A computed fold for a 115-nucleotide RNA, annotated as FMN riboswitch aptamer (RFN element). Rfam family: FMN riboswitch aptamer (RFN element). Rfam's curators write: The RFN element is a highly conserved domain that is found frequently in the 5'-untranslated regions of prokaryotic mRNAs that encode for flavin mononucleotide (FMN) biosynthesis and transport proteins.
Order: sequence, then C1' cells, then structure tokens
RNA sequence: AGUAUUCUUUGGGGCGGAGCGAAAGUCUCCACCGGCAGUAAAGUCUGCAAGCCUUGUGGCUGAUUCGGUGCAAUUCCGAAACCGACGGUUAUAGUCCGGAUGGGAAAAGAAGUUU
Repeated sequence: AGUAUUCUUUGGGGCGGAGCGAAAGUCUCCACCGGCAGUAAAGUCUGCAAGCCUUGUGGCUGAUUCGGUGCAAUUCCGAAACCGACGGUUAUAGUCCGGAUGGGAAAAGAAGUUU
C1' cells in the first nucleotide's frame, strides 16, 4: 500500500399565508422539500435502496425541456416545467398520524488475515 473478514457509529427533508366549508397541514391559489453510488456538482441520466407482489427467487416501481459557458454538464448558470408508496383521517395527504425505538443503499472509524 492492496485485499478477505469482523465490529462500532452514522445513515430523509418539507404546509408558512390566503380562500371555500360544519369539518381540510388532505380540496383551490401561492409557498416548501429532495436517500445512496457513479458521472463536470443530478429528486427527473445510469444503477441501488426504500415500497409493492411473489417467495425457489424473481418481477413491478414516479418525473425535463430550452438556451448559455465549457474539452466535458438532461448534473453548473439562466428560464420555464414535472414527480412523489401503503394504511389512517369529521374532507381527497410528497409535507399530519401509523407500521417505524423498524428496515436500508451506503459513509466514516477500529480491529485484522494475506501479499
């Protein structure tokens, strides 16, 4: 210095204002939020996790364009868009409550085999 393995810790954000109403953090208008790895810095690319179905494992799984700079950007800058599981609820939920003091991609650290 590279590497098997083990352990520890970490590991998801967001409803503020107005309106209608008996009732809405759920509807309407404005606002707000964005897991992990890769890659020119990404919610929208590629892959993964989560979630759902099935359990032999396998399958399903949302959404972006235009212009600019540049060797290189659907990642930066400018502009305009779009997306968001399941169950619950006096009223339909990305933002409230619940499964969840859960799970988890992965990150950091420690130990440590071998070369």